[in-house]
RNA sequence: GGUAAGGUGGCUGAGUGCUUAAGCGGUGGAUUGUAGCCCCAUAGACGGGGGUUUGAUUCCUCCCCUUAUCA
Numbered sequence: 001g002g003u004a005a006g007g008u009g010g011c012u013g014a015g016u017g018c019u020u021a022a023g024c025g026g027u028g029g030a031u032u033g034u035a036g037c038c039c040c041a042u043a044g045a046c047g048g049g050g051g052u053u054u055g056a057u058u059c060c061u062c063c064c065c066u067u068a069u070c071a
Base pairs, nucleotide, nucleotide: 001070002069003068004067005066006065007064010024011023012022026042027041028040029039047063048062049061050060051059
């Protein structure tokens, strides 16, 4: 340098255009003599810029980063 795949909360991870799942973890509460388990509630995310669209995590484009492979 070419090709392919990927980038989503603190972590893992789903999501083929309109409502961003879930689990672990965090915080508050309930329970308990205390802690743990269990239960309830709550906060928290789409790598960056631009474009299409009524509406973009999703479609297009450029850039950045990671991984694999070829030279």